[in-house]
Molecule: transfer RNA
Organism: Candidatus Adlerbacteria bacterium
RNA sequence: GCACCCUUAGCUCAGUUGGUAGAGCACACCCCUCACACGGGUGGGGUCGUAGGUUCGAGUCCUACAGGGUGCA
Numbered sequence: 001g002c003a004c005c006c007u008u009a010g011c012u013c014a015g016u017u018g019g020u021a022g023a024g025c026a027c028a029c030c031c032c033u034c035a036c037a038c039g040g041g042u043g044g045g046g047u048c049g050u051a052g053g054u055u056c057g058a059g060u061c062c063u064a065c066a067g068g069g070u071g072c073a
Base pairs, nucleotide, nucleotide: 001072002071003070004069005068006067007066010025011024012023013022019056027043028042029041030040031039049065050064051063052062053061
């Protein structure tokens, strides 16, 4: 330099054919316990990497850029 893949909650990851963004862990609180742990329940937390475009509507489609990874040279 070229090709391909990834970027979504604090972390690991889902998200179907474009139609109101989710799980587990973690965190806060409650129950349980003499207390802690385990277990059960409730809740908070997101401009979906950035900037544009298409569309009535974009996490999803298109373009550029950025970061990470793999392969080739």